Source information: The prediction has a mean pLDDT of 80. A computed fold for a 72-nucleotide RNA from a candidate division WWE3 bacterium, annotated as transfer RNA. It matches the Rfam family "tRNA". The family's RNA type in Rfam is transfer RNA.
RNA sequence: GGGGGAGUAGCUCAGUGGUAGAGCACCUGGCUUUUAACCAGGGUGUCGCGGGUUCAAUCCCCGCCUCCCUCA
Numbered sequence: 001g002g003g004g005g006a007g008u009a010g011c012u013c014a015g016u017g018g019u020a021g022a023g024c025a026c027c028u029g030g031c032u033u034u035u036a037a038c039c040a041g042g043g044u045g046u047c048g049c050g051g052g053u054u055c056a057a058u059c060c061c062c063g064c065c066u067c068c069c070u071c072a
Stems, first nucleotide, its partner, number of pairs: 001071007010024004018055001026042005048064005
């Protein structure tokens, strides 16, 4: 340098055009002598960045960045 894959919550991941979600973790309250456990509540997010298509983009298209695999 060529080809392919991945990037979404603190972590691991789902979601493939129509209100961004799950588990764990975290926060608040209850219970408990305290902690843990348990119960109730809370999403905490620029969907890597910029542009395009569309009434509407995490999703489709283009460019760029980072990581992984592969060819030379």